[in-house]
Context: one part of a larger RNA
RNA sequence: AGCGUAUGGGGGAUGUCUUGGCAUUAGAAGGCUGAAGGGCGUGGAAGUCUGCGAAAAGCCUGGGGUAGUUGACAAACGAACGUUGAUCCCGGGAUUCCCGUUGCUAACCCAGAGAACUGAAACAUCUAAGUACCUGGAGGAGAAGAAAGAAAAAUCGAUUCCGUCAGUAGCGGCGAGCGAAAGCGGAAGAGCCCAAACUUUGGGGGUUUCCCCCGAGGGGUUGUAGGACCUUUCAUAUGGGAAAAGUGCAUGCUAGAAGAACGGCUUGGAAUGGCCGACCACAGAGGGUGAAAGUCCCGUAUUCGAAAGCUUGACACUCUACCGAGAGGCACCUGAGUAAGGCCAGUCACGUGAAACCUGACCUGAAUCUGCGGGGACCAUCCCGCAAGGCUAAAUACUCUCUAAUGACCGAUAGUGAACUCAGUAGCGCGAGUGAAAGAUGAAAAGCACCCCGUCUAGGGGAGUGAAAUAGUAUCUGAAACCAUACGCUU
Numbered sequence: 001a002g003c004g005u006a007u008g009g010g011g012g013a014u015g016u017c018u019u020g021g022c023a024u025u026a027g028a029a030g031g032c033u034g035a036a037g038g039g040c041g042u043g044g045a046a047g048u049c050u051g052c053g054a055a056a057a058g059c060c061u062g063g064g065g066u067a068g069u070u071g072a073c074a075a076a077c078g079a080a081c082g083u084u085g086a087u088c089c090c091g092g093g094a095u096u097c098c099c100g101u102u103g104c105u106a107a108c109c110c111a112g113a114g115a116a117c118u119g120a121a122a123c124a125u126c127u128a129a130g131u132a133c134c135u136g137g138a139g140g141a142g143a144a145g146a147a148a149g150a151a152a153a154a155u156c157g158a159u160u161c162c163g164u165c166a167g168u169a170g171c172g173g174c175g176a177g178c179g180a181a182a183g184c185g186g187a188a189g190a191g192c193c194c195a196a197a198c199u200u201u202g203g204g205g206g207u208u209u210c211c212c213c214c215g216a217g218g219g220g221u222u223g224u225a226g227g228a229c230c231u232u233u234c235a236u237a238u239g240g241g242a243a244a245a246g247u248g249c250a251u252g253c254u255a256g257a258a259g260a261a262c263g264g265c266u267u268g269g270a271a272u273g274g275c276c277g278a279c280c281a282c283a284g285a286g287g288g289u290g291a292a293a294g295u296c297c298c299g300u301a302u303u304c305g306a307a308a309g310c311u312u313g314a315c316a317c318u319c320u321a322c323c324g325a326g327a328g329g330c331a332c333c334u335g336a337g338u339a340a341g342g343c344c345a346g347u348c349a350c351g352u353g354a355a356a357c358c359u360g361a362c363c364u365g366a367a368u369c370u371g372c373g374g375g376g377a378c379c380a381u382c383c384c385g386c387a388a389g390g391c392u393a394a395a396u397a398c399u400c401u402c403u404a405a406u407g408a409c410c411g412a413u414a415g416u417g418a419a420c421u422c423a424g425u426a427g428c429g430c431g432a433g434u435g436a437a438a439g440a441u442g443a444a445a446a447g448c449a450c451c452c453c454g455u456c457u458a459g460g461g462g463a464g465u466g467a468a469a470u471a472g473u474a475u476c477u478g479a480a481a482c483c484a485u486a487c488g489c490u491u
Base pairs, nucleotide, nucleotide: 001490002489003488004487005486006485007484008483009482015476016440017439020410021409022407023406024405025404026403027402028401029399030398031104032103037099038098039097040053041052042051044077047073048072049071059093060092061091062090063089064088068081069080070079108139109137110136111135112134119126123173149156150155160187161186162185163184164183170178171177191391192390193389194335198218199217200216201215202214203213204212205211206210223369225334226333227332229329230328231327232326233325234324239323240322245318246317247316248315249313250312252310253309254308256304257303258302262277263276264275265274266273278295279294280284286298287297288296340364341363342362344360345359346358350376371386372385373384374383375382427434428433447475450462451461452460453459
């Protein structure tokens, strides 16, 4: 010096654990008004967190609850409070400094505007994708919505969502890819109001027994056409009745309450373990307790509970808007720079195609029920519907948030970036921003009185606590690298 064994140091892997996360389900709620968020204060006491706001870890009041209390790190001290009911929990109220209202708000929704990487094994049409991002707007949902529909010789009857139709019909440098609809089965279910004709009235104007315009009221609202007007028949309210409002009742939420049944011996530091003998169970879910507890504690099944505030009701009552039908005649009305056409685009599963339907810019530009639109060029026949005004709950989407529950989800390099004193912290960056590491003594601090060495250290040796101190706070277990010591072997 190497190798081996042993004992230590070092280091913090592994094992076990979980305070924290992740995901899902059901229900609730879905807005806030000096807000969200921050600054500064506020305690007997320095700091930080939490709470609160110059009335400042709180004030008043109604309810619950019961023996201790003055939040946490964080023990002690000081000063106090409480069975004349404190602290604590819930409802209502008061106070609420400064900044911040062009405000804030996770996702969901509608509209405007709108990429590229990528794929096509290159790339340009195409794709990615009307996605990401940006802007505006609204609500608890939003949007859509009561047929100028869908169909096909038969019909259906607003919209939305789900399943299927179907990876079908189709579209497509017919490449990559994109990709319906009707129908059928379900969820939910709800229908309405204007404009016009005609008419009354107020005002204005005119060529004034009339005409025109504006406002208000009546009337009226559809396609087997309907309505106005004229003639005519019948009906009617002591009725029907909201999606609006109030009251009552009921439901639920915001504190809570009751809640069964076990002992002995034994091992052990400790019994929930082992043995023996019992009991309860609409409760043998779960957690805690010095090891593993149905019967020790909290709970669980089940049952009950609100002065006050809120929620829901397909409940009851009250109330308001609102609420006829038929026949004949007549030919007044039924949404105009609209429909449609041309051209150029966009959206439609559909890339210009035979390309309809729908939307838009520009140029043109109808008809008026003997009318108009559609049925995928176009024409005819036939069928379906009635545009150019508006409103509309439910079924649907989402989760910053609350409650309850669950997991062939993670278990501290995982799971949120963050389980921890003080994480969006320390640190970094001029800034927009970026962004960590860091859990575990023990059943209980019983956290090592006292003595010795040492610098009034650090650290160590005794002593003591404890089941254990190689459990000593650098604390459970304590792997490897690396270091040291002792012994053995080899050179």
Predicted 3D model of a 491-nucleotide part of an RNA (large-subunit ribosomal RNA, domain I) from a Planctomycetota bacterium. Rfam family: Bacterial large subunit ribosomal RNA. Rfam links the family to the GO terms structural constituent of ribosome and ribosome. The RNAcentral record of the full RNA draws on ENA.